[in-house]
RNA sequence: GUUGCGGGAGAGACCGGGAAACCGGCGCCGAAGGAGUAAAGGAGCUUUGCCAAACUCUCAGGCAAAAGAACUGCAAC
Numbered sequence: 001g002u003u004g005c006g007g008g009a010g011a012g013a014c015c016g017g018g019a020a021a022c023c024g025g026c027g028c029c030g031a032a033g034g035a036g037u038a039a040a041g042g043a044g045c046u047u048u049g050c051c052a053a054a055c056u057c058u059c060a061g062g063c064a065a066a067a068g069a070a071c072u073g074c075a076a077c
Stems, first nucleotide, its partner, number of pairs: 001077007012026001014025004027063003033059001034057003041051002
C1' cells in the first nucleotide's frame, strides 16, 4: 500500500411538487475527493524553493434510515 471483517462524527425525517427516485427554494455540516494556507515536522541547504494538517473554503459530497465516510483494531498478501 491492497483486500476482508469490526468501530466510525457532524448538520432540516425543513417547505413545495412527486408513489419513490428526483427537481426547485431556503437553512446548515466536514471526516470521501478537491482547493487554499503553512501548524508540528521532514528533506535539502550559500540562498531561493520542495513535501505536508484533523487548520480554512464548501466546488463536489452530506443533513431520518440505508449507503458513503477521514481515522482506527484484527487478519492475509